This is a predicted structure of a 160-nucleotide part of an RNA (small-subunit ribosomal RNA, 3' minor domain) from Geotrichum reessii. The prediction has a mean pLDDT of 80. Its Rfam family is "Eukaryotic small subunit ribosomal RNA". For this family Rfam cites "Crystal structure of the ribosome at 5.5 A resolution" (Yusupov et al., Science, 2001). The RNAcentral record of the full RNA draws on SILVA.
[in-house]
Context: one part of a larger RNA
RNA sequence: CACCGCCCGUCGCUACUACCGAUUGAAUGGCUUAGUGAGGCUUCCGGAUUGACUUGUUGGGGAGGGCAACUUUCCUGACGAGAUGAGAAGCUAGUCAAACUUGGUCAUUUAGAGGAAGUAAAAGUCGUAACAAGGUUUCCGUAGGUGAACCUGCGGAAGG
Numbered sequence: 001c002a003c004c005g006c007c008c009g010u011c012g013c014u015a016c017u018a019c020c021g022a023u024u025g026a027a028u029g030g031c032u033u034a035g036u037g038a039g040g041c042u043u044c045c046g047g048a049u050u051g052a053c054u055u056g057u058u059g060g061g062g063a064g065g066g067c068a069a070c071u072u073u074c075c076u077g078a079c080g081a082g083a084u085g086a087g088a089a090g091c092u093a094g095u096c097a098a099a100c101u102u103g104g105u106c107a108u109u110u111a112g113a114g115g116a117a118g119u120a121a122a123a124g125u126c127g128u129a130a131c132a133a134g135g136u137u138u139c140c141g142u143a144g145g146u147g148a149a150c151c152u153g154c155g156g157a158a159g160g
Base pairs, nucleotide, nucleotide: 003134005131008127009126011124014120015119016118017117019115020114023111025110026109027108028107029106030105031104032103034101035100036099039096040095041094042093045090049086050085051084053082054081055080056079057078058077059076060075061074062073063072064071065070137158138157139156140155141154142153143152144151145150
């Protein structure tokens, strides 16, 4: 920049934000019904293996006695018997219980055709509502109506 001004709303485009939303949506976590259940502990048994003891038979060695046969005693090995201690696997029952499966419930997060808002918003479209007596003065309350700003009725105010 001063009416070729200023300025209002619908509609349309783009972007963003939150909202609703079929999908009986999805994911994670807490608690939990039912089922399965590793493993730990206790327990009923079990008894691979192994220790010490007693005793029998037998082999070897040492010492004593004996002329010798033999005998006494000590050490050590094998086999058997008895009673006993420790004790692995396995196994019975109980208890604690990780984890998994299928449901329930709660919380958090998240996808979603579409819907309906707000903002960016200065400009595009339709008009021209307001600002001058803005061409029907404006505004407030209320009710109804209309592409939109708005229009109409009733009541009120003057910022006429």